RNA sequence: CAAGAAGACCGGAUGACCGCUGCGGCUGCGGGUUCCCGCAACCGGAGAGGAAAGUCCGAGCUCCAUCGGGCAGGGCGCUUCGUAACACGAAGGGGGGGUGACCCUACGGAAAGUGCCACAGAAACUAUACCGGCCUGCUUAUGGCAGACCAAGGUUGAAAAGGUGAGGUAAGAGCUCACCGGCGUUUCGAGAGAUCGAACGGCCGGGUAAACCCCGCCCGGAGCAAGGCCAAAUAGGAGGGCAUAAGGUGCCCGACCUGCCCUCGGGUUGGUCGCUUGACCCUGGCGGCAACGCCAGGGCUAGAUAGAUGGUCAUCGUCCUUCCGGCAGCGGAAGGAUACAGAACUCGGCUUACAGGUCUUCUUGGCCU
RNA sequence: GGCGACGUAGCCAAGUGGUCUAAGGCGGAGGUCUGCAAAACCUCUAUUCGGCGGUUCGAAUCCGCCCGUCGCCUCCA
Numbered sequence: 001c002a003a004g005a006a007g008a009c010c011g012g013a014u015g016a017c018c019g020c021u022g023c024g025g026c027u028g029c030g031g032g033u034u035c036c037c038g039c040a041a042c043c044g045g046a047g048a049g050g051a052a053a054g055u056c057c058g059a060g061c062u063c064c065a066u067c068g069g070g071c072a073g074g075g076c077g078c079u080u081c082g083u084a085a086c087a088c089g090a091a092g093g094g095g096g097g098g099u100g101a102c103c104c105u106a107c108g109g110a111a112a113g114u115g116c117c118a119c120a121g122a123a124a125c126u127a128u129a130c131c132g133g134c135c136u137g138c139u140u141a142u143g144g145c146a147g148a149c150c151a152a153g154g155u156u157g158a159a160a161a162g163g164u165g166a167g168g169u170a171a172g173a174g175c176u177c178a179c180c181g182g183c184g185u186u187u188c189g190a191g192a193g194a195u196c197g198a199a200c201g202g203c204c205g206g207g208u209a210a211a212c213c214c215c216g217c218c219c220g221g222a223g224c225a226a227g228g229c230c231a232a233a234u235a236g237g238a239g240g241g242c243a244u245a246a247g248g249u250g251c252c253c254g255a256c257c258u259g260c261c262c263u264c265g266g267g268u269u270g271g272u273c274g275c276u277u278g279a280c281c282c283u284g285g286c287g288g289c290a291a292c293g294c295c296a297g298g299g300c301u302a303g304a305u306a307g308a309u310g311g312u313c314a315u316c317g318u319c320c321u322u323c324c325g326g327c328a329g330c331g332g333a334a335g336g337a338u339a340c341a342g343a344a345c346u347c348g349g350c351u352u353a354c355a356g357g358u359c360u361u362c363u364u365g366g367c368c369u
Numbered sequence: 370g371g372c373g374a375c376g377u378a379g380c381c382a383a384g385u386g387g388u389c390u391a392a393g394g395c396g397g398a399g400g401u402c403u404g405c406a407a408a409a410c411c412u413c414u415a416u417u418c419g420g421c422g423g424u425u426c427g428a429a430u431c432c433g434c435c436c437g438u439c440g441c442c443u444c445c446a
Stems, first nucleotide, its partner, number of pairs: 001365010012316007020047002023044003027040005049340001053351002056349005061223004066255006073219005078092005093107001094105004108214002113212002115208003130154002132150002135147005162180006181204001183201002186199005227273004237264006246258003266445002280299008317338009370442007379395003387426001396414006419435005
């Protein structure tokens, strides 16, 4: 210098004018009376994100009056740790990819059972015999027929019953042996464990569990339009279901509680709490490989309700293209671009979208000293 | 804002792992018939099931992530 790998971060700035929503202060007006509410003006200060998104997981919180058991259903799935919890994260193990930095991995069980494996093929799982090999007999004799043996070779397929070599045999075959691969209720060693290494053993028992299933662990349901309070208005109305019941958000059972449940009709389209101080953020120290935890100090950082957080102008920044100057670093001019997207109860993750840019560490190749 | 369901020709739809190019109906195009039409009959009309990945020998179908459409949910008595 070129091509890459991993991680962390930023994602416009300043000023002026005109607005919008909370909060605090102050003034005026109105209501109500010993202090509050509403409206208006002014001043001060605050006002979207890394994903606020998708709503895919996990929780907090609230309601279902309360509690237990069984079945069904759902989720997770190598190990250990972290965490409030998780399908998340960290560190490792196995497998796969890359020259490498490094990356990917839905990764329990197919030797519990059942199902499926189209077409092709002899045969798709209690193996089998189409071509074939070999032996015996008969015969019209380099052939044909019959009987027995074999599973090496061929053919089909996504997949064919361990692979290579030697021995062995009529021909063959884990039939026997050596090496390799795989398997294991075996033994020894290492490790916390997944697992790894070695020995021994039998001689090899296809795939599919993102098919049913088995094993282990976990799970009650609904969601802030949850739910509480105040005010206004209307029809405290109709029909149905039930006391041997109904409801308690899949079904059943037990305890327990209760005039409750469903449909239609009527009224309102208001206020307030929930609502933003939280498993929060920043800095430092300590423990830990790390995720993370503990301690100390500091900080307050949107709360709208048809939904505020905006618009215009100027200057600048960043990047791209073209042109000019220059050996080069670079400088100047013109034009263009400046994303994805926007809180709606709140957190922890995951996933997806994203113009452009910065920093750190590392790998491979080339050149120079 | 929350929750749920669905997506297969222009329209309605069957198919829920396998005979490779997905049943059927309406519609559309062409043809036969007719003097011309209608009706009837014949042929064609999905190069792939909303998109992208994965599992599997094999995916419209099973799994994951996106995209789109539709439906339900305020309060009072």
Predicted 3D model of RNase P RNA and transfer RNA as a complex of 446 nucleotides. The coordinates come from a structure-prediction model, not an experiment, and the mean pLDDT is 78. It holds a member of the Rfam family "Bacterial RNase P class A". Gene Ontology terms of the family: dimeric ribonuclease P complex, ribonuclease P activity and tRNA processing.